RNA sequence: GCCGACAUAGUUUAAUGGCAGAACGCAGCCAUGGUAAGGCUGAAAUGCGAGUUCGAUUCUCGCUGUCGGCU
Numbered sequence: 001g002c003c004g005a006c007a008u009a010g011u012u013u014a015a016u017g018g019c020a021g022a023a024c025g026c027a028g029c030c031a032u033g034g035u036a037a038g039g040c041u042g043a044a045a046u047g048c049g050a051g052u053u054c055g056a057u058u059c060u061c062g063c064u065g066u067c068g069g070c071u
Base pairs, nucleotide, nucleotide: 001070002069003068004067005066006065007064010024011023012022013021018054026042027041028040029039030038047063048062049061050060051059
């Protein structure tokens, strides 16, 4: 330099055009003599910018970053 894949919550990940879900973690409460385990409740996310569409996490383009391949 060229090609490809990926980017969603603090972390690991689902959803593939029509309300963004889960696990772990975090906070509160219950429970216990106390701690851990446990139960209930809650907060928290679509990398950035454009385009297509009635509607974009999803499709298209660009940028940024990560990973891989070729030279």

A computed fold for a 71-nucleotide RNA from Jeotgalicoccus saudimassiliensis, annotated as transfer RNA. Taxonomically the source falls in Jeotgalicoccus (Bacteria, Bacillota, Caryophanales, Staphylococcaceae). Its Rfam family is "tRNA". Rfam classes the family as a transfer RNA. The gene name in the source record is tRNA-Thr-GGT-1-1.